[in-house]
């Protein structure tokens, strides 16, 4: 220097003419602003609004290494452990993944192949008996071979009838103890004990956590009307209603008005009935207009400081759409390396994921060799 890969930055500005919507004003006009980095997905977390003044238990759902950051249960940053991968003789180093608590609480599962996936014996091995032999039967063993992702921790030696941690040496893994480095996860050294695994994105156990609905939420104003109604339950107390599913609990909830019977000296109590009234459901009628919510914020830019970083603090300055059936456009020129692709606000914010032209920056790999 070229090519490829990964991760990130950016996604247009200015002038003129005409046009649309909002806001302001000195109002037949003038000024000013106007769709993204993802506005997408509706996946996660919140703000805000309503439903209670709260609680307990169960169920259901979510979560799981350490520390920091953050409004956050989202995420992000740094690190530890295990694993994967590129370069390198190696030491080492670049990049990546983890749904990263528990298999010694329990229950399951590990296809096919294989004798057997744990109460293991197919080939081969040792030994005893029968037999001319081939071979057959009993016992021993799991070191060799085969199957497989995985077959009773590995290598070497001793030992044995043949063998085995049976013994020894050096290792591996797990657990405990002491010392030591680190805020911690965890690491290092020494020592003791032990030696079938895997799987919990299988059920499960343990620790921690969790209201629902959604701006068509919700609140206010105006207009207009018919509760002429029906059914059921309640009616002097408890019908019914109230933050997700159930149970308990708690709160709210309609005149002690009239008539009548019984008891009673009376006060009063109990039963029956009627009405006002309450609740739930059904049916019917009116309205479909306007305002707020509505954008000044967990906000943006620049500089400095702290920090490995994410991020935070201080100072100075800024206000960048608010439509309501849906505005934010068209033409011409020009600047730039480029102006194209993916694409179009609807309560808002912080994330994650997906799509994306040209150009730029950083890192890695390969090639070229003074251009």
């Nucleotide at each position: 220097c070229u090519a490829c890969a990964a991760a990130c930055c950016c996604g247009a500005g200015c002038u003129a003419u005409c046009g649309u919507c909002g806001c302001g004003c000195c109002u037949u006009g003038c000024g000013u602003g106007a769709a993204g980095g993802a506005a997408a997905g509706u996946c996660c977390g919140g703000a805000c609004a309503g439903c209670a003044c709260a609680g307990a238990g169960c169920a259901a759902c979510c979560u799981a290494c350490c520390g920091g950051u953050g409004a956050a249960u989202a995420g992000c940053c740094g690190g530890c452990u295990u694993c994967c991968u590129g370069a390198g003789c190696a030491a080492u180093u670049g990049g990546g993944a983890a749904a990263g608590a528990g298999a010694c609480a329990g229950u399951g599962c590990c296809a096919c192949a294989g004798a057997a996936a744990a109460u293991a014996a197919c080939u081969a091995c040792c030994u005893c008996c029968g037999g001319u032999a081939a071979c057959g039967g009993g016992g021993g063993a799991a070191a060799a071979g085969g199957u497989g992702a995985a077959a009773a921790u590995g290598u070497g030696a001793g030992g044995u009838a043949a063998a085995a941690g049976c013994u020894c040496a050096c290792a591996a893994u797990a657990u405990g103890a002491a010392c030591u480095g680190g805020u911690a996860a965890c690491g290092g050294u020494u020592u003791a004990u032990a030696u079938g695994g895997g799987u919990a994105a299988a059920c499960c156990u343990u620790g921690g956590g969790u209201g629902c609905u959604g701006u068509a939420a919700u609140g206010c104003c105006a207009u207009g009307u018919a509760u002429a109604g029906g059914a059921u339950g309640g009616g002097u107390a408890g019908a019914g209603a109230g933050c997700g599913g159930c149970u308990c609990g708690c709160u709210c909830a309609a005149g002690c008005a009239c008539c009548u019977g019984a008891u009673g000296c009376a006060a009063a109590u109990c039963g029956g009935g009627u009405c006002a009234c309450c609740a739930u459901c059904c049916a019917g009628g009116g309205u479909a207009g306007g305002c707020a919510g509505c954008a000044a914020g967990a906000u943006c830019a620049u500089a400095c400081c702290a920090g490995u970083a994410a991020u935070g603090g201080u100072a100075u300055g800024g206000c960048g759409a608010g439509a309501u059936a849906a505005a934010u456009g068209a033409u011409a020129g020009u600047u730039u390396a480029g102006a194209a692709a993916c694409a179009g606000a609807a309560u808002c914010c912080g994330g994650c994921u997906u799509a994306u032209g040209a150009g730029g920056c950083u890192u890695g790999u390969a090639g070229u060799u003074u251009u």
Background: The RNA shown here (Bacterial RNase P class A) has 371 nucleotides and comes from an uncultured Bacteroidota bacterium. The sequence was found by an Rfam model in a public genome assembly. The prediction has a mean pLDDT of 77.